[in-house]
Molecule: glmS glucosamine-6-phosphate activated ribozyme aptamer
Organism: Selenomonas sp. F0473
RNA sequence: ACAAGGUUCUUAGCGCUGGCUCUGAAUUUAGUACGGAUAUAUUCAGAGGACGAGGAGAAGGUUGUCGAGCCGUCAGCGGAUGCCUUCCGGCACGCUCUGUCGAGAGUCUGCGGUCAAAGCAUGGGGGCGACCCCGUGGACAAAGCCGUGGAUCGAGCGAAAU
Numbered sequence: 001a002c003a004a005g006g007u008u009c010u011u012a013g014c015g016c017u018g019g020c021u022c023u024g025a026a027u028u029u030a031g032u033a034c035g036g037a038u039a040u041a042u043u044c045a046g047a048g049g050a051c052g053a054g055g056a057g058a059a060g061g062u063u064g065u066c067g068a069g070c071c072g073u074c075a076g077c078g079g080a081u082g083c084c085u086u087c088c089g090g091c092a093c094g095c096u097c098u099g100u101c102g103a104g105a106g107u108c109u110g111c112g113g114u115c116a117a118a119g120c121a122u123g124g125g126g127g128c129g130a131c132c133c134c135g136u137g138g139a140c141a142a143a144g145c146c147g148u149g150g151a152u153c154g155a156g157c158g159a160a161a162u
Base pairs, nucleotide, nucleotide: 014078015077016076019074020048021047022046023045024044025043026042027041029039030038051067052066053065057087058086059085060084061083062082088102089101090100091099092098093158094157095156096155097154106152107151108150109149110148111147112146113145114144120137121136122135123134124133125132126131
């Protein structure tokens, strides 16, 4: 120094990448009187490859919510709070079933709220370059969630009140 193992911290539009695209250097081929520009191919070294909002009962499974963007934010791999099944739990007067949700624990719906960020503009820094980092300015979402109104929900057996 590398590899393996252990521990701790960080991350969930999160991480990685030999596909792909782009940049630089060298070389090859075409072209040319020569050379250059240009195009093609190879090698090496690099760069890009998700902008925020939202989201956690347990186990398993799985092609995993919402919009924004000059749409490569493509393709691939890993992961992930989603969804489905079962279990546990809550709610619907009690029990069972059924339905529905997840410890702020029925569904539908009206209204209001919930700093969007990047892109954009502008300024600074790094790099030959692709590009990267930081500051300032100013907008524009949807889902979900919160608050407040309205509507509405069983079957069987049983209970309470009137």